[in-house]
RNA sequence: GCCCGGGUAGCUCAGCAGGGAGAGCGGCUGCCUUACAAGCAGAAGGUCGGGGGUUCGAACCCCUCCCUGGGCA
Numbered sequence: 001g002c003c004c005g006g007g008u009a010g011c012u013c014a015g016c017a018g019g020g021a022g023a024g025c026g027g028c029u030g031c032c033u034u035a036c037a038a039g040c041a042g043a044a045g046g047u048c049g050g051g052g053g054u055u056c057g058a059a060c061c062c063c064u065c066c067c068u069g070g071g072c073a
Base pairs, nucleotide, nucleotide: 001072002071003070004069005068006067007066010025011024012023013022019056028042029041030040031039049065050064051063052062053061
């Protein structure tokens, strides 16, 4: 330098031939307990890597850049 994969909540990831942003774990609050753990209930938490474009509408399509893993040279 070229090719392929990945980047979504604090962590691990799902979501897709464009139309509700979600799960588990974690953290928080409450219940339970003498107390802790476990258990139960609840709420919170996201510029979907950055920018631009297409579209009525983009995590998803197009362009460009950044980070990361692998391959070729």